[in-house]
RNA sequence: GGGGGCGUAGCUCAGUUGGUUAGAGCGCAGCGUUGACAUCGCUGAGGUCAGAGAUUCGACUUCUCUCGUUCCCA
Numbered sequence: 001g002g003g004g005g006c007g008u009a010g011c012u013c014a015g016u017u018g019g020u021u022a023g024a025g026c027g028c029a030g031c032g033u034u035g036a037c038a039u040c041g042c043u044g045a046g047g048u049c050a051g052a053g054a055u056u057c058g059a060c061u062u063c064u065c066u067c068g069u070u071c072c073c074a
Base pairs, nucleotide, nucleotide: 001073002072003071004070005069006068007067010026011025012024013023019057028044029043030042031041032040050066051065052064053063054062
């Protein structure tokens, strides 16, 4: 220099060929349970979906550029 994968909650990830409110497990907070802790149950907080632009009535999803990370080729 050329090409590919990945980027979604603190962590690990899902998201069905664009559609109504963006989710799970773990973690965290509160409550219940216990003499107390753990387990278990219930409730809750937490996300500019890496960034910008474009297309569209509508974008996590399509396109372009940029950034980060990783792999292959030279």
Predicted 3D model of a 74-nucleotide RNA (transfer RNA) from a Pseudomonadota bacterium. The source organism's lineage runs through Bacteria, Pseudomonadati and Pseudomonadota. Rfam family: tRNA. The family's RNA type in Rfam is transfer RNA. The sequence is in RNAcentral, with records from ENA.